[in-house]
Molecule: transfer RNA
Organism: Shimia litoralis
RNA sequence: GCCCGGGUAGCUCAGGGGUAGAGCAGUGGAUUGAAAAUCCUCGUGUCGGUGGUUCGAUUCCGCCCCUGGGCA
Numbered sequence: 001g002c003c004c005g006g007g008u009a010g011c012u013c014a015g016g017g018g019u020a021g022a023g024c025a026g027u028g029g030a031u032u033g034a035a036a037a038u039c040c041u042c043g044u045g046u047c048g049g050u051g052g053u054u055c056g057a058u059u060c061c062g063c064c065c066c067u068g069g070g071c072a
Stems, first nucleotide, its partner, number of pairs: 001071007010024004018055001026042001028040003048064005
């Protein structure tokens, strides 16, 4: 330099045009003499950045940034 994947909640990841979710972690509560375990409750996240397409973009397209792999 070229090709392919990934970037979404604190962490690990779903969601692939109709306005975003799960698990874990964390907050508050129940329970306990006190803890652990268990149960209930709580999510306003510039969906990496910037343009474009669209009535509408996390999703499709261009460029850029970060990251993993392959070829040279």